[in-house]
RNA sequence: CAACUGGAGAGUUUGAUCCUGGCUCAGAGCGAACGUUAGCGGCGCGCCUAACACAUGCAAGUCGCACGAGAAAGGGGGCAACCCCCGGUACAGUGGCGCACGGGUGAGUAACACGUAGAUGACCUUCCCUGGAGUGGUGGAUAACCUGCCGAAAGGCGGGCUAAUACAGCAUGGGACCACAUGGUUUUGACCGAGUGGUGAAAGCGGGCCUCUGUACACAAGCUCGCGCUCUGGGAUGGGUCUGCGGCCCAUCAGCUAGUUGGUGAGGUAACGGCUCACCAAGGCAACGACGGGUAGCUGGUCUGAGAGGAUGACCAGCCACACUGGAACUGAGACACGGUCCAGACUCCUACGGGAGGCAGCAGUGGGGAAUCUUGCGCAAUGGGCGAAAGCCUGACGCAGCGACGCCGCGUGGGUGAUGAAGGCCCUCGGGUUGUAAAGCCCUGUGGGGAGGAACGAACCGUUCGGGGGUGAAUACCCUCCGAGCCUGACGGUACCUCCUUAGCAAGCAUCGGCUAACUCUGUGCCAGCAGCCGCGGUAAGACAGAGGAUGCGAACGUUGCUCGGAAUUACUGGGCGUAAAGCGCGCGCAGGUUGCCUUGUAAGUCGUGUGUGAAAUCCCUCUGCUCAACGGAGGAAGUGCACGGGAUACUGCAAGGCUGGAGUACAGAAGAGGACAGCGGAAUUCCCGGUGUAGAGGUGAAAUUCGUAGAUAUCGGGAGGAACACCAGUGGCGAAGGCGGCUGUCUGGGCUGAUACUGACACUGAGGCGCGAAAGCGUGGGAAGCAAACAGGAUUAGAUACCCUGGUAGUCCACGCUGUAAACGAUGACGACUGGGUGUUGCGGGUAUUGACCCCCGCGGUGCCGAAGCCAACGCGUUAAGUCGUCCGCCUGGGAAGUACGGCCGCAAGGCUAAAACUCAAAGGAAUUGACGGGGGCCCGCACAAGCGGUGGAGCAUGUGGUUUAAUUCGACGCAACGCGAAGAACCUUACCCGGGCUCGAAAAUGCAGGAAGUCUGCUGAAAGGCGGAUGUGCUCGCAAGAGAACCUGUAUCAGGUGCUGCAUGGCUGUCGUCAGCUCGUGUCGUGAGAUGUUGGGUUAAGUCCCGCAACGAGCGCAACCCCUGCUACCAGUUGCCAUCGGUUCGGCCGGGCACUCUGGUGGGACUGCCGAUGUGAAGUCGGAGGAAGGUGGGGACGACGUCAAGUCAUCAUGGCCCUUAUGUCCGGGGCUACACACGUGCUACAAUGAUCGGUACAGAGGGUCGCCAACCCGCGAGGGGGAGCAAAUCCCAAAAAACCGGUCUCAGUACAGAUAGGAGUCUGCAACUCGACUCCUUGAAGUUGGAAUCGCUAGUAAUCGCUGAUCAGCAGGCAGCGGUGAAUACGUUCCCGGGCCUUGUACACACCGCCCGUCACACCAUGGGAGUGGGCUGCUACAGAAGUCGGUGCGCCAACCGCAAGGGGGCAGCCGCCUAAGAAGUGGUCCAUGACUGGGGUGAAGUCGUAACAAGGUAGCCGUAGGGGAACCUGCGGCUGGAUCACCUCCUUU
Repeated sequence: CAACUGGAGAGUUUGAUCCUGGCUCAGAGCGAACGUUAGCGGCGCGCCUAACACAUGCAAGUCGCACGAGAAAGGGGGCAACCCCCGGUACAGUGGCGCACGGGUGAGUAACACGUAGAUGACCUUCCCUGGAGUGGUGGAUAACCUGCCGAAAGGCGGGCUAAUACAGCAUGGGACCACAUGGUUUUGACCGAGUGGUGAAAGCGGGCCUCUGUACACAAGCUCGCGCUCUGGGAUGGGUCUGCGGCCCAUCAGCUAGUUGGUGAGGUAACGGCUCACCAAGGCAACGACGGGUAGCUGGUCUGAGAGGAUGACCAGCCACACUGGAACUGAGACACGGUCCAGACUCCUACGGGAGGCAGCAGUGGGGAAUCUUGCGCAAUGGGCGAAAGCCUGACGCAGCGACGCCGCGUGGGUGAUGAAGGCCCUCGGGUUGUAAAGCCCUGUGGGGAGGAACGAACCGUUCGGGGGUGAAUACCCUCCGAGCCUGACGGUACCUCCUUAGCAAGCAUCGGCUAACUCUGUGCCAGCAGCCGCGGUAAGACAGAGGAUGCGAACGUUGCUCGGAAUUACUGGGCGUAAAGCGCGCGCAGGUUGCCUUGUAAGUCGUGUGUGAAAUCCCUCUGCUCAACGGAGGAAGUGCACGGGAUACUGCAAGGCUGGAGUACAGAAGAGGACAGCGGAAUUCCCGGUGUAGAGGUGAAAUUCGUAGAUAUCGGGAGGAACACCAGUGGCGAAGGCGGCUGUCUGGGCUGAUACUGACACUGAGGCGCGAAAGCGUGGGAAGCAAACAGGAUUAGAUACCCUGGUAGUCCACGCUGUAAACGAUGACGACUGGGUGUUGCGGGUAUUGACCCCCGCGGUGCCGAAGCCAACGCGUUAAGUCGUCCGCCUGGGAAGUACGGCCGCAAGGCUAAAACUCAAAGGAAUUGACGGGGGCCCGCACAAGCGGUGGAGCAUGUGGUUUAAUUCGACGCAACGCGAAGAACCUUACCCGGGCUCGAAAAUGCAGGAAGUCUGCUGAAAGGCGGAUGUGCUCGCAAGAGAACCUGUAUCAGGUGCUGCAUGGCUGUCGUCAGCUCGUGUCGUGAGAUGUUGGGUUAAGUCCCGCAACGAGCGCAACCCCUGCUACCAGUUGCCAUCGGUUCGGCCGGGCACUCUGGUGGGACUGCCGAUGUGAAGUCGGAGGAAGGUGGGGACGACGUCAAGUCAUCAUGGCCCUUAUGUCCGGGGCUACACACGUGCUACAAUGAUCGGUACAGAGGGUCGCCAACCCGCGAGGGGGAGCAAAUCCCAAAAAACCGGUCUCAGUACAGAUAGGAGUCUGCAACUCGACUCCUUGAAGUUGGAAUCGCUAGUAAUCGCUGAUCAGCAGGCAGCGGUGAAUACGUUCCCGGGCCUUGUACACACCGCCCGUCACACCAUGGGAGUGGGCUGCUACAGAAGUCGGUGCGCCAACCGCAAGGGGGCAGCCGCCUAAGAAGUGGUCCAUGACUGGGGUGAAGUCGUAACAAGGUAGCCGUAGGGGAACCUGCGGCUGGAUCACCUCCUUU
C1' cells in the first nucleotide's frame, strides 16, 4: 500500500507398531429429482429425455409521395336514370424495399468449425455517410380488368384491353472497364498518372414559387426545394477466403492417398486455389501420430481448488451448424433460404379417387417419452427492428403479468416480565432430576395477513401549435436544421410506496443423537424384525433395530438420491515413486530423438527489460452509487498471467566461425585370464564284451521285495570296445555385456588392464522403434548313445500312494545344421559422469627403499570381498562396487482378485511367446519390524519324564462312582490331564431337591400397618398321614383413676412372603489347574519414528531371577529363600494323672512312702553358619573332599501358591443383577424313587496261595475318641450279642485285642485244609419301621480265579512294599476318606528317546495363537463374462446398375413483342431433345459395432456338503521360477536356475577381549 489475505484432516488391514496402499467421510456447487413440511415478498431460473409426432391461434410485412384499375354496405340529394359523401377508401394486382435480420435448436461437425494473432498485392458489400459526373430521346409488351373454357378442390388454359420508378433499344459519357504500348512509387493482381482504339447508364415522384423563359388570370416543358435514379472515387458497416498457434479419447486403428501431389493451359468464381477439366511429371501425408474408430457444437465464461490444475459449456453474450429426411438450384447486395421454389422419401390430412395439401428445433398449447421442467395471458406504454416523406402499420423480438420453495436474498411466526420451579410426560439410587421461564398469569409491540383511503418513477421522443436562430433560394414561400414553451401517449396497475383501523390474534418443521460427528436414557425385540456412508450393530440387560422422553443441528425449509471439483501429494508441472511394499526391459549394438567439455568472436531464435496494438460486452475483483437492507442493478477502474509488432540488453541456451586438450579415441611396450571358434591328443572312472581265478550268493533298504546269480553272478586279474565328463590344483580366485566359461596342445580371434610418449581435436553419453546374442526344457532333419533319466513297468510304504524309497527303463541328455526366445535370465538394484572420512583381505600391472636375488615393507592404477563415518531408508539395511549428494538419457509402476487371462494383432512347425483389457467382486491385498504362541528347528537345564528297580492296574469275583439303557421317577451338578470311592465326613423314613396320590393359599418361617381376639389347656369323630369337622375350659402381664394404650401370641386384611425355577456366558466369594514351576513386573535413565527393547541378555553357579562377575543401566516391588508349625540333639524351668536310678515298705502291680536323676510331658533357650581345613574356581559366587558334630551344605516333613491362563468349576453351601411362577415352579403329608440292569469305563477290596493257609502259644506301638458317651471286672451265648454295673468330662477310667513278627504243630502243590462269590437256613443289634433297601453272627453251600492281551499307574528312604490301629460323618451302616504307628527294601549307568516345564536362539503365511492357518478337484445355488452352427439389426467401404429435380454444355428443324431490315430474313431468346454430374432406390461383396443363440469354457460369490493335505515350522520329500511329461484333486517327476531354505559340521573373510 483501492483492485496482495492464503494450504487443517479423520475412520478402516495388525495382538500391537511403522510404512505402502486402496476404500469411505467431513466442504463447496447444481437448469435438478424424490420424501416430509410450508407464512410473505424481491430478484432470477424453469424439456438436461424423443433433432418424437403435432390440433388451434398468433410469430413479416409495408409503401397510393412508383402504377393501372377500383367496389359493396351505409349516409345525403333526386320522380327516376343517376349524382354527391364516405373515397380514389377497402380487397386484389403490377412495381419497390424487406422477407438472408430478429426468434429457436445442438442433430451433424475433431473441421480453419471455434479461440487468438495475422494476411487479402486474391475479394464482395443493399440500405447509410462523403466526393465527382449525369439524369436526353424512343419503343414494344403484360397482370389486374372483361370474356370463354377445364377442374370436387388446389389451381389452370385460351381470347381481348391497359399503366408504370416494370421491360427493351438509341444517344451521350470519364483510366469506370477491356486490348496494345508506357512513366513513378511499391510487398504477387497495390497506388498515382498518362497515349491510341474499343465497351457500357439513367426514372421518375412530391411540395412550393413566378426571379429568368414561355403561355401569360394562373400555370408550365421554367425556377426552386425535397425524395429518388445512373456512372464513378472514398468511407463506414457487414461478410468471403487464406495462414501461424491452441484446445477430446483409442496404436488392441500403422501405414494412408488417384484429382491423389505438383506443373502447363483452359474453364469457373466476387475472389486465390485440382475448385473443375485436358495433358505432363510421380509425387503428397505419417510415430511431433497420417489413415481409421469412438465421443463432442466451440468460446467469453461457470463450478471447484491456496494455487497449478480438474470438471463443465443451462440462463446472458460472440461465432458456427441445422430447419420433417436427402438432393438441387432460382431470385437477390447477401441464401443454396425455419414460417420461399423444384424433385425424391417417410409420415399426416382432404378428396367427387381423377388428384391435391402440410412441416412449432418461433410464442403459447397437445399427445408421447421421462425421476423431471410453466399460461393456448396482457401490451406495443418503453427498448429494438421492417416499410413509409410522414402520420402510421406490423413485430409471441421485447416489456409485463400467471404457474413452480427450483435457486439466491430479505422479513415474520412475537417482545418483556414471570418459581410454587404448577400440572402432565419421562427417568430414578425413591432422595430427586429433567422437560423448564418453557407454560399459565401480568405488561407491551403491530412487520406479514385482513379492511379502508391516498398514490408514483418508468414519458421522452414522434406529432402538432406558437416563438426564436441558421441554411438553400429571387423569396418574409416551400423545405431542412437547432433551441424554448404548450398539448397528446402506461400493458404492468385494484402496482410499488404512504396513512388509518384490526387483533398475539391466522403462520414450524425436518433430520440426526455407536466412532468419524454436535447430541442419551427407558421400554419392546432377541442374528428375528430391521439398520448401515465406512468401520460395523441385532443370538435376553442393544446409547447402532422399533417406540417414547430428552438432546443436538439447521430452519420455510430439512433430509435423501444423482452428478462435479476438493480433501487425493491417489497421475505428483507446482508435487510421487521403482533392493524387499506395485514398479529396472535377460543382455548388448545402434538409426531417429534428448543431452553434451574449455576459450574467443559474431548473431540475437530462446531468454530478460521497455513501448505499441489487441485481448468485445457481460462475469470475477476494487471504489462510489440506486432500490428502506440484501439478493439484484448503475458508473468508473483494476484485471484478463495471452498473441502480434517496434526498439533495447547479451550473462546463460541455441546458431555460425575460429581455437584448446582435460572427455573420447589411435599408435607403441608389457603382463594376467575356465573370454570365443575349430582341429587334434590324454589319463582316471562307470558300463559292456572276451578270457583267467573262484563259489553261492550278490544287490538294495528304515526294514524288505521286485532284480541278478549254479546256463557260474558279486568279488578279483588281464585284454578289448564305446560314449560322456574332466578328480586333485580350486580360492566370496580369474574371464566375459549377459546367458555363461574348467584336462592338455595347436591355429584363428574379441575385450579389459598397466606403463611411457606421440597424435586426432568433443569425434561424447543415453537410446523409442530396429538388429543381434540369449541357461534349461522343448521342436525339425541326420548322427550318436557309456552313465543318468521325465513317461512307463514292477517291488515296497500307506486307510489309499497315480508320490517320497528300491529294481528296471524310453524320449532326452551328446554332435551337426535349423527353430524356439523364455527363467528366482537376481545384486530381485538400467546406463554414463562428477563429488563425499576411513580400516582390512584378495587379484592383475607398475613404482620406491633395501637386497646378490627373491620375500617382507611403502606408494599408484584397475578388478573383486568384508566392516564401517557422514548421509539415506518404513524398517531391514546401503554406505567411493551407494540404496549418499547431484547431472543426462531410457525403461517401468498407480489397491487386491478376475489375469498376464479373453478378444484382436504380430511371431512360431508345434508347444507357445510378445502386446494386453473389461464385466463382476472384495475392504482389503501388501512391506519391514515387535511381542507372544507354535515347530515331526537348534542349544543349555530341570522333574519318578525316561532309563535302572520294586509293587500294581488292565484278566476274576465283589464294592463303589460314571456312561448307557430302563422307569411314573430312577432329582441335580461335575466330563482329557484338572469329571468318574467327585459335591456325598455316611439316601430304609427324614435327608430329598425327583415321581404318584391326598391337602393348604398371608401361606412352614420373617417385617410393618389396620381390625378382631389373650395365650393356652383338655377332649370326640374322620383319615394312610397332613389335615378336616367339632366339644369343653380359660382369662392373665405392664402403664393408666378410668376410658383405653402397649408387649407376646392367635385370626382376618393390605403391602408382601416363598422358589434346590433359568442364566457360573451378567456377578461376588470360594476352589481346581499349569505349579512350589522360577518366574511376573514397576520407577527413573538410555536406545528405537514406533510397537517395544534395555534392566531380566552374557560368563559362572544354584533347588531357585540363588548368588558372583561383567554390562546403559541404576534401583525397587510381587514371587524364591528365611521368619511359622511338626520332627531329629541338647540345656534350663516345671513334676501330676507321667517316671523309678538311689533309700524304705509291699498283697510284688511304681502298689505305697519317697524322689524328680532318667523316660516322658510342654514351655523357654542353645545348636548348623560352607563357620573351620584342603583342593578347585576369576584371590568371586560356589563346588568337591575332610574334621568336628545328634544333625552338613534347604537335615526330614508341613503350612505358605507371584503376574496370569483355562468365558475352567460352583446361581444346588452362601450372597447377588436380570428373567420367570404366585390356590403354584410355593408349602404340608403318605408311599415310591435316587439302591433299576443286556452292557461299557474309572477307582478300589479280596484272591489266585507254601516268603502261604490254618491251629495253639508269646511279644512290641503311635495317634486319637468318650456323659443322649466310652463302658471295665464278672455271668450267659459257638458267635453277633445279652445281662451287669465299677471307673472315667479322662497323661488317672474305658474304647483297646494292635497286626504283621516270633515259637511250636498240621497241610504238601491240588481249583486244594488256596480263594471266598453266590445261595439256603437260623440269628443279633440299631431304629416308629430293615419288603423294596442296613450291618453283623452261626451252620451249610463253595462260583470265577492257577498272576492277567494291547496298553497303563505309583514310588528315590524310614520312601516303596507289607501289617494292623484310630477318627470324622453317624441311631445303625466304611472295602471310601482323613490320620497313626509296626516291619522295612531294591535301583538311578545316564539324559539318546517319550511326557511336562524353564532360559536363550531361529523360522513362521499362526494371534480364537498348530485342536492354528490353508490349497485344489467334485456337488448345489446365484451372478457377470469368453467361444459358438448361426440369427436379427445399426454404421460404413468397394464394384457395377439405376437415374428425379436441377445447374452447366451441345443442339435447337418447333415457337417468339422490343433491335437491324422496305421485305424476305437476320441477330437474340424460349420450349423440346441429347450429354456430363448426381439424391433416393435396387444388387453383389467386404469391414465394424450391438443384441441374441442349442451347447460349451473358465471366473466370481455363497455360517456349518464330499475327497484328500499341496503351502506356512526343516510343514514332516525345503520351497519357488522356467520348461516338459504324467495324474481324481491339491500336485508328482525329470532338466537347469534362485535363496525369498531350517539345521549341523568344515573352509574363507570380518569384528572383538